The RNA shown here (transfer RNA) has 72 nucleotides and comes from a marine sediment metagenome. RNAcentral holds the sequence, with entries from MGnify. It matches the Rfam family "tRNA". About the family: Transfer RNA (tRNA) molecules are approximately 80 nucleotides in length.
RNA sequence: GGGCCCGUGGUCUAUUGGUAUGACAUUACCCUCACACGGUAAAGGUAGUGAGUUCGAUUCUCACCGGGCCCA
Numbered sequence: 001g002g003g004c005c006c007g008u009g010g011u012c013u014a015u016u017g018g019u020a021u022g023a024c025a026u027u028a029c030c031c032u033c034a035c036a037c038g039g040u041a042a043a044g045g046u047a048g049u050g051a052g053u054u055c056g057a058u059u060c061u062c063a064c065c066g067g068g069c070c071c072a
Base pairs, nucleotide, nucleotide: 001071002070003069004068005067006066007065010024011023012022018055026042027041028040029039030038048064049063050062051061052060
């Protein structure tokens, strides 16, 4: 320098066009003498950044940023 892949709550992850799913973790309550386990509930992301296409984008296109792999 060229090519390809990835970037979603604290962590991992589903969603591949109709304003985001689950697990773990966190908080509250119940349970217990107490802790753990277990049960119930809640909070937490608008999806790396910007632009475009569209009635509408995490999902398509482009640029940039970050990470990984291959070739030279």